RNA sequence: UACAAAUUGAAUAUGUUUUUUCAUAUAAUAACAGGAAUAUGGCCUGUAAGUUUCUACCGGUUUACCGUAAAUAAACCGACUAUGAAAAGUAACGUAACAAAU
Numbered sequence: 001u002a003c004a005a006a007u008u009g010a011a012u013a014u015g016u017u018u019u020u021u022c023a024u025a026u027a028a029u030a031a032c033a034g035g036a037a038u039a040u041g042g043c044c045u046g047u048a049a050g051u052u053u054c055u056a057c058c059g060g061u062u063u064a065c066c067g068u069a070a071a072u073a074a075a076c077c078g079a080c081u082a083u084g085a086a087a088a089g090u091a092a093c094g095u096a097a098c099a100a101a102u
Stems, first nucleotide, its partner, number of pairs: 006102003009098001012096006018088008026056001029049001031047005041066002050057001058078007
């Protein structure tokens, strides 16, 4: 002086995690069985559907309806989950290469 390996490492690229938005699914929907309330009420449990799909399938408000019986209806607002894309952030981890030092 050059090369190789290891450690540390300013700083670079990239991937993932995180947040947000959009799109698709599903209409937070509908069916059946059993139980429960009754105009100050209108609910609970289970079964199986719906999705290139795991999970979920509720809550609130308003209006109507049901003259005391077993049955609710409509509208509005509010999520989670699965997949894909985009943006933000530079916090953590991984990979690659690398100034300088040992």
Molecule: Purine riboswitch aptamer
Organism: Oceanobacillus profundus